Guanidine-I riboswitch aptamer from a Paracoccaceae bacterium, 112 nucleotides, folded computationally. Its Rfam family is "Guanidine-I riboswitch aptamer". Its family is annotated with regulation of gene expression in the Gene Ontology. The prediction has a mean pLDDT of 85.

[in-house]
Parts: sequence; C1' cells; structure tokens
RNA sequence: GUGCAGGGCGCUUAGGGUUCCGCUUGGUCAACACACCAAGGACUGGUCCAAGAAGCGCCACCUAGGCGGCAAAAUCCGCAGAGGCACACGGCGGGGCAAAAUCCCGGGAGGC
Repeated sequence: GUGCAGGGCGCUUAGGGUUCCGCUUGGUCAACACACCAAGGACUGGUCCAAGAAGCGCCACCUAGGCGGCAAAAUCCGCAGAGGCACACGGCGGGGCAAAAUCCCGGGAGGC
C1' cells in the first nucleotide's frame, strides 16, 4: 500500500421531531360545556421514527467433542448441547418520511 472480513432480524432504550391524539391560546355561541375554525413542539405526554461504536433475545457463522445414518469408515448428511462471536474517536454536507434524529449515505471523509 492492497485484499477478505468484522453478519441478519425482533423487542426495547438514549435520542428525535410534529402527521394523528391530547394539551394550550385565540375565535364562533348571551354564557359555560360540547362541537367547529385558526395557531402553537423553547407543549410534560400517547401514536410514530430510532442507534456500527446502546440493552435483551433469536438466528447465522466459527471451534472441539457427543449421538445417529452406511458392513465399516469418512471429506458427506442430520440432531441436541458446550464454548466463541473481539475492538471501535469520528465531522461538514446531503437524503427520506408529516418532520427531525446517534435513521440512511456511514465501521464513509478524516484521525489514532
């Protein structure tokens, strides 16, 4: 310097905004409630989105054995277990959904 890898999914959380719900403000009604209209996410919240470097679980993969299949054996096939699955600082800018984000571009650019 180059190459192959560092896997996938579900349920959550940090976090996120504002479609919907709720809430708040103003208005309509003699007045209140209800209903309708407009506005508000520097509105706690519910629905919703959501982590490579967050959690839990399942699957896949790897390792050494066990059991079964064939007369026997095996490089083959299957089954149920055990262990492993490390490390990881990170912009600007852009994308999509209603909108935003630790979502996607991205284990990127860059840095060590």